[in-house]
């Protein structure tokens, strides 16, 4: 100067406020003293995996949406660590990633003769007609040079040829197929055979293999005013007990008041919901991702949503002024001293130092006042990726 990681992201004190838990008073509600605790690294976006609940669910297939190298890690995962291959970088390192273009279809801008499944005569070479010859024209042949493109269907000689051309041969390169060695695999290497040498594009459709039921904490569960229903008591008539009254049974009816009780069930209440795949430290195991054990710790739970305000001291970054100190710049003499030179009168070093600035630019230092403090805001957890982030600390490697 690069490159790859961790970590921290205002502290601190007093006032006043806010949500919770706990003691003490109060019968209680609800209050009031007093302790203690109280947002992140990303609490985001909700894109992925799951933990939980409810509701669905015989078997099979089709769509549809996801993933895709090869071990491993984990509760899973698209995440994470290791390993590979392929492209980039001088390198630390950084992006990709399943077979399949020869199952099949699409596309390949713009130039350009010609852009795909054995192509493509624009110019050029060559043969032949033609014609005394040339040169224009005619027919054929030729992808080896020009040229255009991001790609023009392997490269280099050589020998062939009219001229050319894997047409042939050596040598390089790719592909394929076979076999051996290394590796758990991906995959890497060595050897032999085939002239096979017929682009790209799978982040365009597609096939190929595997996976997915579906709603979410406003999931659910328990409770339950008021309100509507429903039963009974009771009222009101009426029949039984030889008649009346009382009582006791039984039937109807209930317009309303009272009152007890059922089940469903709204508003609130509670519960999920704060001990958990939990956090900090140390040991072992592993290259690591983890994984293990021992010791300590308990650390937010609002429900229209608490976690805030001011005030001092320090910090952070910036600005203003004031005092310094440095470079540059300007001045700077009757031309210091010292040195040289000397025709002994000066003369050169020479504005070059010293020494100053009232104004001038930069870079600091210190003081004092001012302003200012990234992105952000939990809402059933948990891993993670993502995407914001002023400003600092620290370590590897190149």
């Nucleotide at each position: 100067g690069g490159u790859c990681g961790g970590c921290c992201g205002g502290g601190u004190g007093g006032c006043c406020g806010c949500g919770g838990g706990c003691g003490c008073g109060u019968c209680a509600a609800g209050u009031g003293c007093g302790c203690c605790c109280g947002a992140g690294g990303a609490a985001a976006g909700u894109c992925c995996g799951c933990g939980c609940u409810c509701c669905g669910u015989a078997g099979g297939g089709c769509a549809a949406c996801g993933u895709g190298c090869c071990g491993g890690a984990u509760a899973a995962c698209g995440u994470c660590c290791g390993g590979u291959u392929c492209g980039g970088g001088u390198g630390a390192c950084c992006g990709a990633g399943g077979g399949a273009a020869g199952a099949g279809g699409g596309c390949c801008a713009c130039a350009g003769a010609g852009a795909a499944g054995g192509a493509g005569a624009u110019u050029g070479c060559c043969c032949g007609c033609g014609g005394a010859a040339a040169u224009a024209g005619c027919g054929g042949g030729u992808g080896a040079g020009g040229g255009u493109g991001a790609a023009a269907a392997g490269g280099u000689g050589u020998g062939g040829u009219a001229a050319g051309a894997g047409c042939a041969c050596a040598c390089c390169g790719g592909c394929g197929c076979g076999c051996g060695c290394a590796g758990c695999a991906a995959u890497g290497u060595g050897c032999g055979c085939g002239g096979c040498c017929u682009g790209g594009u799978a982040u365009c459709c597609c096939c190929c293999a595997c996976g997915u039921g579906g709603a979410g904490c406003a999931a659910g569960g328990c409770u339950a005013a008021g309100c509507a229903g429903g039963a009974g008591c009771g009222a009101u008539g009426u029949g039984g007990c030889g008649g009346c009254c009382c009582g006791c049974c039984g039937c109807a009816u209930u317009u309303g008041a009272g009152u007890u009780c059922c089940g469903g069930g709204u508003a609130g209440g509670u519960u999920g919901c704060a001990u958990g795949a939990g956090g900090c430290g140390g040991g072992c195991a592993g290259u690591g991702a983890u994984g293990u054990u021992c010791g300590c710790c308990c650390u937010a739970g609002a429900u229209a949503g608490a976690u805030g305000g001011u005030c001092g001291c320090c910090g952070u970054u910036u600005u203003c002024g004031g005092c310094g100190g440095u470079g540059c710049c300007g001045g700077g003499a009757c031309g210091a001293a010292g040195c040289g030179c000397u025709u002994a009168g000066g003369c050169g070093u020479g504005u070059a130092a010293a020494c100053u600035g009232u104004u001038g630019c930069g870079c600091u230092g210190u003081c004092g006042g001012g302003a200012u403090c990234a992105c952000a805001g939990a809402a059933c957890g948990c891993g993670g990726c993502u995407u914001a982030u002023a400003g600092g600390c620290u370590g590897g490697c190149c």

Annotation:
The prediction has a mean pLDDT of 76. This is a predicted structure of a 398-nucleotide RNA (Bacterial RNase P class A) from a marine eukaryotic metagenome. It matches the Rfam family "Bacterial RNase P class A". Rfam classes the family as a ribozyme. Of the family's consensus pairs, 93% are formed in the model. The sequence is in RNAcentral, with records from MGnify.